[in-house]
């Protein structure tokens, strides 16, 4: 890297350091940002393993990873629709698990 599965409308600091950028790719928006982007560090949240427990809902946060603006920001493929990116479904994506 690839396959199968499950979830993706909640939730997480005005904490140091740092010092211009970010929101997966492409492209149209459109937001966030020196009242500090992105990165670390330390907090914190619990989506899954785990741990306890139910018929299910749940409960902790030691461990393994995740995550910690905005529905995955939102479209862009199809269908709908009040013609509006609003509504459903896929694609694609992101995270975990498990096999090879």
């Nucleotide at each position: 890297a690839g396959c199968u599965c499950a979830u993706c409308a909640a939730g997480a600091g005005c904490g140091g350091c740092u010092g211009a950028g970010g929101g997966a790719a492409u492209a149209g928006g459109c937001c966030c940002u020196a009242u500090g982007a992105a990165g670390c560090c330390c907090g914190g949240c619990a989506a899954c393993c785990u741990g306890c427990g139910u018929a299910a809902u749940g409960c902790a946060a030691c461990g393994g990873u995740g995550c910690u603006a905005a529905c995955u920001c939102c479209u862009a493929c199809a269908g709908g629709u009040a013609u509006u990116a609003c509504c459903u479904g896929a694609a694609a994506g992101a995270u975990g698990a498990g096999g090879a």